Record summary
Large-subunit ribosomal RNA, domain IV from a wastewater metagenome, 337 nucleotides, folded computationally.
[in-house]
Context: one part of a larger RNA
RNA sequence: CCAUCGUUAAGGAACUAGGCAAAAAAGCGGUCGUAAGUUAGCAAUAAGACCUGCCCAGAGCAAUCUGGGCCGCAGCGAAUGACUUUCAAGUGACUGUUUACCAAAAACACAGCUCGCUGCUAAAUCGAAAGAUGAUGUAUAGGGGGUGAUGCCUGGCCAGUGUCCGAACGUUAAGAGGAGAGGUCAUCCUAGUUUACUAGGGGCAGCUUUGAAUUUAAGCGCGGAUGAACGCCGGCCGUAACUAUAACGGUCCUAAGGUAGCGAAAUUCCUUGUCGGGUAAGUUCCGACCUGCACGAAUGGCAUAACAACUUGAAAACUGUCUCAACGAUGGACUCG
Numbered sequence: 001c002c003a004u005c006g007u008u009a010a011g012g013a014a015c016u017a018g019g020c021a022a023a024a025a026a027g028c029g030g031u032c033g034u035a036a037g038u039u040a041g042c043a044a045u046a047a048g049a050c051c052u053g054c055c056c057a058g059a060g061c062a063a064u065c066u067g068g069g070c071c072g073c074a075g076c077g078a079a080u081g082a083c084u085u086u087c088a089a090g091u092g093a094c095u096g097u098u099u100a101c102c103a104a105a106a107a108c109a110c111a112g113c114u115c116g117c118u119g120c121u122a123a124a125u126c127g128a129a130a131g132a133u134g135a136u137g138u139a140u141a142g143g144g145g146g147u148g149a150u151g152c153c154u155g156g157c158c159a160g161u162g163u164c165c166g167a168a169c170g171u172u173a174a175g176a177g178g179a180g181a182g183g184u185c186a187u188c189c190u191a192g193u194u195u196a197c198u199a200g201g202g203g204c205a206g207c208u209u210u211g212a213a214u215u216u217a218a219g220c221g222c223g224g225a226u227g228a229a230c231g232c233c234g235g236c237c238g239u240a241a242c243u244a245u246a247a248c249g250g251u252c253c254u255a256a257g258g259u260a261g262c263g264a265a266a267u268u269c270c271u272u273g274u275c276g277g278g279u280a281a282g283u284u285c286c287g288a289c290c291u292g293c294a295c296g297a298a299u300g301g302c303a304u305a306a307c308a309a310c311u312u313g314a315a316a317a318c319u320g321u322c323u324c325a326a327c328g329a330u331g332g333a334c335u336c337g
Base pairs, nucleotide, nucleotide: 001332002331003330004329005328006327007326008325010323011322014321019318029051030050031049032048037042039149053070054069055068056067057066058065059064071075076081084316085315086314087313088312089311090310091308092307096108097107112147113146114145115144117142118141124133125132126131150303151302152301153300155233156232157231160230161229162226163225164224165223166222169221170220171219175215176214180210181209182208183207184206188201189200190199191198192197234252235251236250237249238248261295262292273289274288275287276286277285
C1' cells in the first nucleotide's frame, strides 16, 4: 500500500451528482396513545410515552392481577431474534411480469371501460389437402383493436384517408359476339408463247391472321353514414373618459378553428420567466401567475385513498461521508527461508 473489520476528541452531511456507504433506531412482549387524508376497508405497529428482574402472601382453572419486600450502574441484564421515522410532490391505481449475464422501471400485464367481427360446417388460426384448434363451446359465447382500478368527464370537424351502406348513371377484364379487313387458293380471264410454260388479274370452299358494333362483374367515379376509425382542431387589423387591456367590431382562409380541465409541466426554447414559501445563502423543490417555442380530452383529460428495492425536494435521529486524519486487528503485498 491492498482487502475485510474495530475504535475515535470537537463538529455533525460542511462530503457528494445523490446521505452512496456506514452509523443509529426499533426488536411480531405489555399498558396507554395515535393526525391529515380516505374508496370508511384503511392510513396504523402512524407518530409518541411508559413498563419489563427476583422473593413472599393473596385472588384466579390458567394467562395474569393486587399488596409487601430485596439487589444492581443496568432486570426483553448475555447471545439469537422482520421495519429508521416524518413532511411534500411526480408517475403508475393495486398483487403481479420483464431485457438468463450492464436497465426491475414511469415499461408490460391487470380488473374495469369501449369499438369492430362472428348465427355455427361461426369468425379467427395451422395445414397444397385430409383434417385440427376454436369447442365436445353457441352472442352472459369466441376471436381482434384501443384504453387501463375508482371518481368527475370525454368538446368541435366526415374536406383528406379508412370502413360500412346504396344503387340510377359514367368507366372497366376475361368471356360471349361477329359487321368487316388481310394471307393462301381449286377453277376462271387476259397477254405472250404454244407440247410443255411464263407474266398479270379476279377469286369459291377450306385453312389461317385479325377484328368493329353489341353484351358483361367487382372495383373506381358517384350518393350517404361513421371519431373510444387514421387523424385535424387558424391569421391580420381596430376599438372603453389616465395608462394598460379588449367584453366588442372588421376582414381573409378553413372540413372545423382547441371546449372542460390542466399549464415554465417526465411537455417551456428564450429561462436560473415573475411573485410567494422554505435556507444565512436554493439553476433543484413546493404554491401561484399564463406570455402553452411545441398540454388537452380512451394515441384519453383532470383528480385520487391504498400500494412502490420507482423519481424528486425537505426535516428529525445518526454517524470517519466530510473538516482531517489517527490508531489497532486479521489476511495479502514486501524481505528471508